[in-house]
Context: one part of a larger RNA
Molecule: large-subunit ribosomal RNA, domain I
Organism: Cutibacterium acnes
RNA sequence: AGCGCACGGAGGAUGCCUAGGCGCUAGGAGCCGAAGAAGGACGUGGCGAACAACGAAAUGCCUCGGGGAGCCGUAAGCAGGCUUUGAUCCGGGGAUGUCCGAAUGGGGAAACCCACAUGGUGUAGAAGCCAUGUACCAGUCUACUGAAUACAUAGGUAGAUGGAGGCAGACCAGGGGAACUGAAACAUCUAAGUACCCUGAGGAAAAGAAAACAAUAGUGAUUCCGUUAGUAGCGGCGAGCGAAUGCGGAAGAGCCUAAACCAACAAGCUUGCUUGUUGGGGUCGUGGGACGUCGAGGUGGCGAAGAGCAGCGUAAUUGAACGGUCUGGAAAGGCCGGCCGAAGAAGGUAACAGCCCUGUAGGUGAAAUGUUGCUUGAGCCUAGACGGAUCCCGAGUACCGCGGGGCACGUGAAACCCCGUGGGAAUCUGGCAGGACCAUCUGCUAAGGCUAAAUACUACCUAGCGACCGAUAGCGAAGCAGUACCGUGAGGGAAAGGUGAAAAGUACCCCGGGAGGGGAGUGAAAUAGAACCUGAAACCGUGCGCUU
Numbered sequence: 001a002g003c004g005c006a007c008g009g010a011g012g013a014u015g016c017c018u019a020g021g022c023g024c025u026a027g028g029a030g031c032c033g034a035a036g037a038a039g040g041a042c043g044u045g046g047c048g049a050a051c052a053a054c055g056a057a058a059u060g061c062c063u064c065g066g067g068g069a070g071c072c073g074u075a076a077g078c079a080g081g082c083u084u085u086g087a088u089c090c091g092g093g094g095a096u097g098u099c100c101g102a103a104u105g106g107g108g109a110a111a112c113c114c115a116c117a118u119g120g121u122g123u124a125g126a127a128g129c130c131a132u133g134u135a136c137c138a139g140u141c142u143a144c145u146g147a148a149u150a151c152a153u154a155g156g157u158a159g160a161u162g163g164a165g166g167c168a169g170a171c172c173a174g175g176g177g178a179a180c181u182g183a184a185a186c187a188u189c190u191a192a193g194u195a196c197c198c199u200g201a202g203g204a205a206a207a208g209a210a211a212a213c214a215a216u217a218g219u220g221a222u223u224c225c226g227u228u229a230g231u232a233g234c235g236g237c238g239a240g241c242g243a244a245u246g247c248g249g250a251a252g253a254g255c256c257u258a259a260a261c262c263a264a265c266a267a268g269c270u271u272g273c274u275u276g277u278u279g280g281g282g283u284c285g286u287g288g289g290a291c292g293u294c295g296a297g298g299u300g301g302c303g304a305a306g307a308g309c310a311g312c313g314u315a316a317u318u319g320a321a322c323g324g325u326c327u328g329g330a331a332a333g334g335c336c337g338g339c340c341g342a343a344g345a346a347g348g349u350a351a352c353a354g355c356c357c358u359g360u361a362g363g364u365g366a367a368a369u370g371u372u373g374c375u376u377g378a379g380c381c382u383a384g385a386c387g388g389a390u391c392c393c394g395a396g397u398a399c400c401g402c403g404g405g406g407c408a409c410g411u412g413a414a415a416c417c418c419c420g421u422g423g424g425a426a427u428c429u430g431g432c433a434g435g436a437c438c439a440u441c442u443g444c445u446a447a448g449g450c451u452a453a454a455u456a457c458u459a460c461c462u463a464g465c466g467a468c469c470g471a472u473a474g475c476g477a478a479g480c481a482g483u484a485c486c487g488u489g490a491g492g493g494a495a496a497g498g499u500g501a502a503a504a505g506u507a508c509c510c511c512g513g514g515a516g517g518g519g520a521g522u523g524a525a526a527u528a529g530a531a532c533c534u535g536a537a538a539c540c541g542u543g544c545g546c547u548u
Stems, first nucleotide, its partner, number of pairs: 001547009015533001016498002020469002022466007029458002031166002039100003042055003046078002050074002052059001061094006070082003105114003115134007136163002139161007171202001172200005182189001186236001212219002223250005233241002254450003257394001261280009285428001287393004291387004300381003306376009316364003322337005338355002340344001346358003399423008409435001430445005485492002505532001508519004
């Protein structure tokens, strides 16, 4: 030195565990904000920092309920207190709530500086302190003022009312809108109206009551799902894109205006018309309405606030049934004998517990507050017949040319819908559509508006589930993590779990300056001693044997 055996050191794999995650289901909730939000800064405890809680009324205040013996958070300790006159704790309601932040009196390098007005306090007078108000924008209303310009109006001032900002990195609508990529290159095309930006809104949004489909038969608003169907089509007919109708389901709901006409009021002036406002009237496609004649005073529906009743939520409460013995440190295990079960879900208890504890099934329960349903409810809406002369039936609209966009549809035979631009109708004997266009036929009634449900999503709350993970996994984060740390900044972004059943966390003695160790003691175990479960390998040793 090598090999082997044994025993160690170092290291932290593996096994087991779970306090944390991930995904989903059901129900709830789906907004907060000038009455100052979200998010923070700084403070508040008898005792240093931090987290949590709270706000100068500061580890808390008031009140109403629950609960019933301990309590003063994590968090021990010292000190001092509270509590059956019911504390701590749990739930409902309220009060307080510094400073910053939309931040809003002015300023500002956020959490700071400086004001004014009124009232109060304070002072000899001040200073200081306290309360309230004082930003901007918008429409409307009210009051006071008030030009050119006499009346007036515009304008001004003050007040009332409203807005702003946040977010759930989700869902929705609208306005803008890529490229990589694919086409085996690339330009039309694709990716894709995707990503991204902006605006706006709601618990959903959007759409929506046929100028719709269809096809000689019919359907009857919208939305969503399945199918039709990867079909018909579109397409450098390449890559690719990709319907509709019909059928089967989910849900189901329909309404209000403009105009004609009538009335009142006002304005204009051409002096009997026009316009405007308000009210009545009216709302449709077997065309309807106005208008004229006749007829009915009823039927049905919607329904705010509030009230009543019921249910549910936000604390709770009740809740069955076991003993012996053996092993063991410990019984819930083995053996023996019982019991409950509308409860044999689960967790804990010194190993594996239906009957030990918390619970579970099943019952019971709310002063306050929220919510849902029903009843009530001011009020609102709601018919018809005949006649066919006259009037009305949404205009720079429909439509057409040109240029674009959207439709599965790339200009194509290109209808349909929308935008720009230039032209530019008709009022029911009207007009639009049925994929150029024309005729016939059929359907529908544009140019105003509202509308629940079925649908999408989940930051949040409650209950639960998993052939999901188990500490290099699972969220980046199981531990005080968006922390430490890095970066001027936008931004990037960790590592780090396990003593034991219980701290019983080693009194006392010895060595040592200490660290550390040896005894003693605790414990089932201390090679479980906090650098703490198990403790692999690399790596480093000690002893012995063999070989050289």